The prediction has a mean pLDDT of 77. A computed fold for a 122-nucleotide RNA from Paenibacillus lutrae, annotated as SAM riboswitch aptamer (S box leader). It matches the Rfam family "SAM riboswitch aptamer (S box leader)". From the family's description: The SAM riboswitch is found upstream of a number of genes which code for proteins involved in methionine or cysteine biosynthesis in Gram-positive bacteria. Gene Ontology term of the family: regulation of gene expression. The model forms 94% of the base pairs in the Rfam consensus.
RNA sequence: UUCUUAUCAAGAGUGGCGGAGGGACAAGGCCCGACGAAGCCCGGCAACCGAUUGCAGCGAUUUUUCCGCAAUGACAUGGUGCCAAUUCCUUCAGAAUCCUAAUCGGUUCUGGCAGAUGAGAA
Numbered sequence: 001u002u003c004u005u006a007u008c009a010a011g012a013g014u015g016g017c018g019g020a021g022g023g024a025c026a027a028g029g030c031c032c033g034a035c036g037a038a039g040c041c042c043g044g045c046a047a048c049c050g051a052u053u054g055c056a057g058c059g060a061u062u063u064u065u066c067c068g069c070a071a072u073g074a075c076a077u078g079g080u081g082c083c084a085a086u087u088c089c090u091u092c093a094g095a096a097u098c099c100u101a102a103u104c105g106g107u108u109c110u111g112g113c114a115g116a117u118g119a120g121a122a
Stems, first nucleotide, its partner, number of pairs: 001122008013042001015041003021032003026091004043083003048079002050075001051077001053074001055073002057069003087114001092111007
């Protein structure tokens, strides 16, 4: 870098350094920011991997121990990840519905595209 796959409406600081920008790209919108952006450190959240525990649980056994599984629940030492707003919203297609004489348009939903993160593979 490419492919496969899962998830993306929850959660996470009135800390320190830092100094003006930031919300992926393009466009449009809407926001955040000197009551201090990005970035770094600390802290935290979550539980994808689950190295580790094997606690609950399940299987087996007449029962207990032992043994096996560890999907589900618990747990969180380690590897990532994440910590404004749904992935901030819309961009493509379809359905329902509202408006209109009609087109356009509004709203909701579904799918797709793009993206992010994990795991696996090349």